[in-house]
RNA sequence: CGCUUAUCCAGAAAGAUGGAGGGAAUUGACCCGAUGAAAUCUUGGCAACCUGCAAAUGUAAGGUGCCGCAUUCAACCUCAAGAUUUGAGGAAAGAUAAGUC
Numbered sequence: 001c002g003c004u005u006a007u008c009c010a011g012a013a014a015g016a017u018g019g020a021g022g023g024a025a026u027u028g029a030c031c032c033g034a035u036g037a038a039a040u041c042u043u044g045g046c047a048a049c050c051u052g053c054a055a056a057u058g059u060a061a062g063g064u065g066c067c068g069c070a071u072u073c074a075a076c077c078u079c080a081a082g083a084u085u086u087g088a089g090g091a092a093a094g095a096u097a098a099g100u101c
């Protein structure tokens, strides 16, 4: 990287460095950003997928993960209303975990 399964409505930030981008990619929209983006580091925290421990559930020691709104919305399909837009569902894509070649 590929494949399979599960979840994606909740939760959790301060400081230092840094100095213009960021919200995964493409297009469009929308939003955040010099009252400081990305990234890195330190400390802290959230969560409970796997392991552990106690046993219908809890704990948070280990392995990951995560810590703005928010998987921001649309793109493809279906349905409903409506009149060229709105709403709902699904797919696709993506993220994370566990497993597997």
Stems, first nucleotide, its partner, number of pairs: 002100007013043005021032003026075004044067003049063003052059003071093001076090006
Molecule: SAM riboswitch aptamer (S box leader)
Organism: Soonwooa buanensis